[in-house]
C1' cells in the first nucleotide's frame, strides 16, 4: 500500500421564527386564571426485562422436605450469572486472534437408533488345537473347544510400536511412547507447570448421583396520606371433634378465628399529594494496581411529564457519497508523438443525503440494533530502502 | 409500567426418555361414478417445525438470543 485481528471513543453545530412541559420572579384575578422575564428539558443503547441489588409491602419468629441457579484459580465490586488477570484441554484461523468446556467420582447405576457377530462376560469370517465323516488328506464338511492379532460395522469398539512367547494368540512379558493414580522435591497466592521414583492400573459421551456456595415471595398498578361517595339488596359454602383464612411449592409450627370468615354478585367512588430524583452520582487531576477497580484533593447540581412534554419550518458551517468543469503530478500501451488510456491530491459548481432509536421509581451489568466517522495497537502478504 | 404464556402443511392437533423419510382429520386438487351437483371410492400435492447461533453422532424436543401473537393486574 492490500487483507485481517483485537481495543477504545464520537455519533452533528449554530442562528431565527412559532410552539410543548417542569421550576423560580413580578403583574393580574375572591378563586380557577391570564400576562411578562429568566432558567432546565432524552440515549448509547433510553430497548430487551435477560441477571444483580437500592426500597417498599407481605404478621417474613422459626424447622425439615423439595425446587431453581452457579460451578478451573486468584482478585474486582453493596451484589452478580457481570468483570480483570491468568492455568488446562480442545476446535476454527498460514497468523495477530477467537469459540467451547473444566467443583466430586481411575467407584456405582442408566441410556447409546440404524448398521453390525457384539454398544461391554465381545467369536460372524478369517486364525489355532481336538474328534468323527469320505475311494480318494483337501484351501473339504460336522461337532467341540482355544483365541481380541487381521477383516468388515459404526458416531464411537477393547491404549499405539517393535521384539519376545504361543498350537494360534492376547499388557502374557520386556523395551520405548501416550494416558490414568500414588509418594517425593523445586517455582507459582492458587489454578497448574517442570523433576525424580513406583503401580500393567488402561474404552468414549450424556445424565442420574453427589458436593459447595446462593436464592423467602410479591413489585411502583409496591406502598403511605388528604379528599370525595356508598347498601353488603341477593345467592351459595363453612362451622367449636375446630372448618376457613393470614400475596411462601409442600408439611410442621404460629397467628386471627362469630350479628364471623370464603366465594359469586351487587352499590359508590375512579380526584389529589408523597414515593420521585444528591446519588454504590456526574466532571476533573493526582496517586496506587498488569488490570477490572480503588483512594486523596477540587468543582457541579444535570428531564421529571401521567394520556403522558423534549418538536415544527427555513438560512449558514462541518460529513457522506454522486455528476459536470479546471489544473495538476503519476502510471500503462503503441504506430515513441507535446499520440491515446487511467487518474490519487486540489479548486469551482450543481442536485442530493443522513442510521437504529423515545425517559416512566432509580442504579451496577449483559444482550439485541445502528448510517457514517475517529484514535492509537497487532498480525499476513507485496514492495522500496 | 410489571409479570405469565404461546407459536408444527389452509385449519385443528399428533409426535413416548433426543433416533430412522415428521404423523392424522378436515380442507384443496385430479380422476372414476352420475343427466348435473352432493355423498362415495382412487390417488396426488402441500410444513422441514417462527428466525440465528450452539451442545450432540443425531434437535420438533435441550441450551442462548432475537421476532410475532395472546393473557393477567389498581
Nucleotide at each position: 500500500g492490500c487483507a485481517g485481528c483485537a481495543g477504545g471513543c464520537c455519533g452533528u453545530u449554530u442562528c431565527a421564527u412559532c410552539g410543548u412541559u417542569c421550576c423560580c420572579g413580578g403583574c393580574u384575578u375572591u378563586u380557577u386564571u391570564g400576562c411578562c422575564a429568566g432558567g432546565g428539558a432524552a440515549g448509547g443503547a433510553a430497548a430487551g426485562u435477560c441477571c444483580g441489588g437500592a426500597c417498599a409491602a407481605c404478621g417474613c419468629a422459626g424447622a425439615g422436605c423439595g425446587c431453581c441457579a452457579u460451578g478451573c484459580u486468584u482478585c474486582c465490586u453493596a451484589a452478580c450469572g457481570g468483570g480483570a488477570a491468568g492455568a488446562u484441554a480442545u476446535c476454527c484461523g498460514c497468523a495477530a486472534g477467537g469459540g467451547u468446556a473444566u467443583g466430586g467420582u481411575u467407584a456405582g447405576u442408566g441410556u447409546a437408533a440404524c448398521a453390525g457377530a457384539a454398544a461391554a462376560u465381545a467369536a460372524c469370517c478369517u486364525c489355532c488345537c481336538u474328534g468323527a465323516c469320505c475311494g480318494g488328506a483337501g484351501c473339504g464338511u460336522c461337532a467341540g473347544g482355544g483365541g481380541a492379532a487381521g477383516g468388515g460395522u459404526g458416531a464411537a469398539c477393547a491404549g499405539g510400536u517393535g521384539g519376545g512367547g504361543u498350537a494360534a494368540g492376547a499388557g502374557c512379558u520386556c523395551a520405548c511412547c501416550g494416558g490414568u493414580c500414588c509418594c517425593g522435591g523445586u517455582g507459582g497466592u492458587a489454578a497448574c507447570a517442570c523433576c525424580g521414583g513406583g503401580a500393567g492400573c488402561c474404552g468414549u459421551a450424556c445424565a442420574c448421583c453427589u458436593c459447595a456456595u446462593g436464592g423467602g415471595u410479591u413489585g411502583a398498578a409496591a406502598g403511605a396520606c388528604c379528599a370525595u361517595g356508598u347498601a353488603u339488596a341477593c345467592c351459595g359454602g363453612c362451622g367449636a371433634c375446630a372448618a376457613g383464612g393470614g400475596c411462601u411449592g409442600c408439611u410442621c409450627g404460629u397467628c386471627c378465628g362469630a350479628u364471623g370468615c370464603c366465594g359469586g354478585g351487587g352499590g359508590g367512588u375512579a380526584g389529589g399529594u408523597c414515593g420521585u430524583a444528591u446519588g454504590a452520582u456526574c466532571c476533573u487531576g493526582c496517586a496506587a494496581g498488569u488490570g477490572a477497580u480503588u483512594g486523596c484533593g477540587g468543582g457541579a447540581c444535570a428531564a421529571g411529564a401521567u394520556a403522558a412534554a423534549u418538536g415544527a419550518u427555513g438560512g449558514a458551517a462541518g460529513c457522506c457519497a454522486g455528476c459536470c468543469g479546471g489544473a495538476a503530478u503519476a502510471u500503462c500501451u503503441c504506430u515513441c508523438g507535446a499520440a491515446g488510456a487511467u487518474g490519487a491530491c486540489c479548486c469551482g459548481g450543481c442536485a442530493g443525503g443522513a442510521a437504529c432509536a423515545g425517559a416512566a421509581u432509580c442504579c451496577g451489568g449483559c444482550u439485541u440494533a445502528c448510517a457514517g466517522g475517529c484514535c492509537g495497537g497487532c498480525u499476513g502478504c507485496a514492495u522500496a530502502a | 409500567u410489571g409479570c405469565c404464556c404461546u407459536g408444527u402443511g389452509g385449519u385443528g392437533u399428533a409426535a413416548u426418555u433426543g433416533g430412522c423419510u415428521a404423523a392424522c382429520a378436515c380442507g384443496u386438487c385430479u380422476g372414476a361414478c352420475u343427466c348435473u351437483g352432493g355423498a362415495u371410492c382412487a390417488g396426488a400435492a402441500a410444513a422441514g417445525u417462527c428466525c440465528a447461533g450452539g451442545u450432540u453422532c443425531g434437535a420438533g424436543u435441550c441450551c442462548u438470543g432475537g421476532c410475532a401473537g395472546g393473557g393477567c393486574a389498581g
This is a predicted complex of two RNAs, RNase P RNA and transfer RNA, with 459 nucleotides together. It holds a member of the Rfam family "Bacterial RNase P class A". It is annotated as a ribozyme. The coordinates come from a structure-prediction model, not an experiment, and the mean pLDDT is 75.